[in-house]
RNA sequence: GCGUGGAUAGUUUAGUGGCAGAAUACCAGCCUUCCAAGCUAGUGACCCGGGUUCGAGUCCCGGUCCGCGCA
Numbered sequence: 001g002c003g004u005g006g007a008u009a010g011u012u013u014a015g016u017g018g019c020a021g022a023a024u025a026c027c028a029g030c031c032u033u034c035c036a037a038g039c040u041a042g043u044g045a046c047c048c049g050g051g052u053u054c055g056a057g058u059c060c061c062g063g064u065c066c067g068c069g070c071a
Stems, first nucleotide, its partner, number of pairs: 001070007010024004018054001026042001028040003047063005
C1' cells in the first nucleotide's frame, strides 16, 4: 500500500430500519450484631464526519483506532 473483520454504559457484550437490552461495576434501601453474599430500586452508552430514508446502533461513502491476511 491492497483486502478483510471490528468500534455500543467504567468493563464485558446483545441488538432483523421503528422505545438502545443484559451482565458486571457504582449509588440507595432491605437483610445481617458487622462484613461478604442475597433481594429490590436507581444512575450511566451507540468512535468521528457526511449521505440514503418518514425514521439509521443497523444501509452507503470517507476518516481515526484495533485485529487478521497479502505484498

About this RNA: Transfer RNA from a Nanobdellota archaeon, 71 nucleotides, folded computationally. Its Rfam family is "tRNA". It is annotated as a transfer RNA. RNAcentral holds the sequence, with entries from ENA. Model confidence (mean pLDDT): 84 of 100.